[in-house]
Predicted 3D model of a 72-nucleotide RNA (transfer RNA) from a Spirochaetia bacterium. The source organism's lineage runs through Bacteria, Pseudomonadati, Spirochaetota and Spirochaetia. The coordinates come from a structure-prediction model, not an experiment, and the mean pLDDT is 83. Its Rfam family is "tRNA". Rfam classes the family as a transfer RNA. RNAcentral holds the sequence, with entries from ENA.

């Protein structure tokens, strides 16, 4: 240098054009003598950045960054 996949919540990961969502973990409460389990209730996102198309972007496109694989 060239191609290709990833970047979503504390971690793992789904969502592929109109309500950001799981599981695990965090806080509270109940239960226990007490812990763990179990049970209710709760917080928590610039969806990597900037641009561009759309009435509408987490999704489509283009250029930046950061990873990880291939080819040279």
């Nucleotide at each position: 240098g060239g191609g290709g996949g990833g970047u979503u919540a504390g971690c793992u990961c789904a969502g592929c054009g109109g309500g950001a969502g799981a599981g695990c973990g965090c806080c509270u409460g109940c239960c226990u003598u007490a812990c763990a389990a179990g049970c209710a209730g709760g917080a928590u996102g610039u969806c990597g950045g900037c641009a561009g198309u759309u009435c509408a972007a987490u999704c489509c496109u283009g250029c930046c960054a950061c990873u990880c694989c291939c080819c040279a």